[in-house]
This record gives sequence, structure tokens and C1' cells, in this order.
RNA sequence: UAAUGUCUUCGGGGCAAGGUGAAAGUCCUUACCGGCGGUAAAGUCCGCGAGCUGAAAAGCAUGAAUGGGUGAAAUUCCUAUACCGACCGUUAAAGUCUGGAUGUGAGAAGACAAUG
Repeated sequence: UAAUGUCUUCGGGGCAAGGUGAAAGUCCUUACCGGCGGUAAAGUCCGCGAGCUGAAAAGCAUGAAUGGGUGAAAUUCCUAUACCGACCGUUAAAGUCUGGAUGUGAGAAGACAAUG
């Protein structure tokens, strides 16, 4: 001390206030939140994860951004205005409540082994 192997640990956040109603954390006003890797620091760029099928390989499904500024470099920073959000359940329609889930997981850190 690069590759590689084994093991351990870690690994998702969020409706305050008001309105209508018999009933809403689900509707309306408004509030709040933003997994992992890459790249000038990203929910909206590129890729991946959570779901379904399968023995596996793998396949299917899978949302959203523009203008201006700085800079060598930014759809990532600053500024302005927007937009998006699986499935199940519910006295009433859910990104935020309940449940699958003490799950799974992109991956991250560390220890040990080991080759040169």
C1' cells in the first nucleotide's frame, strides 16, 4: 500500500395556524420535508434505491425547473419565481397520518485477511 475477500456498525425527512363539514393531519388557504453515488455543493442534470415478477441472471413499473448573477468551472452556489412526490388503509380524496417495516436498501465508515 491499488485490486480482492470476510465481518461489524451505520444507513429518510415532513401539516403549526385557519376555513368548510356529521366526519378531513386526506378537501380549501397556508405550512413543512427532500435517501444514495457522480459532477462546483443537486428533491427537478446523469445513474441508482424503496414496489412487482423471477431459482438466479434479469425484466417490468418509476415524479418534477426555468430566468438572472458570480465564476476557469455551477440546470448543483446566490437571487427570483415555479414544480414534484409508490403501494395498503381511512366516517372524506394523503409527499407529511396508519400499515407492510424491529423489513428492504442504493451506499457510507471501520476492522481483519490477503497479493504485489

Predicted 3D model of a 116-nucleotide RNA (FMN riboswitch aptamer (RFN element)) from a Lentisphaeria bacterium. It was read from a public genome assembly, where an Rfam model found it. Rfam family: FMN riboswitch aptamer (RFN element). Rfam describes the family as follows. The RFN element is a highly conserved domain that is found frequently in the 5'-untranslated regions of prokaryotic mRNAs that encode for flavin mononucleotide (FMN) biosynthesis and transport proteins. Its mean pLDDT, the model's own confidence on a scale to 100, is 83.